This is a predicted structure of a 75-nucleotide RNA (transfer RNA) from an archaeon. Rfam family: tRNA. It was read from a public genome assembly.
RNA sequence: GCGCCGGUGGUGUAGUGGUUAGCAUUAGGGCCUUCCAAGCCCUCGACCCGGGUUCAAAUCCCGGCCGGCGCACCA
Numbered sequence: 001g002c003g004c005c006g007g008u009g010g011u012g013u014a015g016u017g018g019u020u021a022g023c024a025u026u027a028g029g030g031c032c033u034u035c036c037a038a039g040c041c042c043u044c045g046a047c048c049c050g051g052g053u054u055c056a057a058a059u060c061c062c063g064g065c066c067g068g069c070g071c072a073c074c075a
Base pairs, nucleotide, nucleotide: 001071002070003069004068005067006066007065010025011024012023013022018055027043028042029041030040031039048064049063050062051061052060
């Protein structure tokens, strides 16, 4: 340099056009318990950036940035 895959709460992950972006975990609160753990309930918290298509984009398209893998180059 080229190709492929990926980027979503603090962490991990689902969501391939249409209700208020789901789940697990962490954190806070409550129930329970003699206490703790476990269990149950509630709350907070997220779509990498820019542009395009569309009535409508996390989702489709283009460019960029970052990460992983493969290939190529290396005087």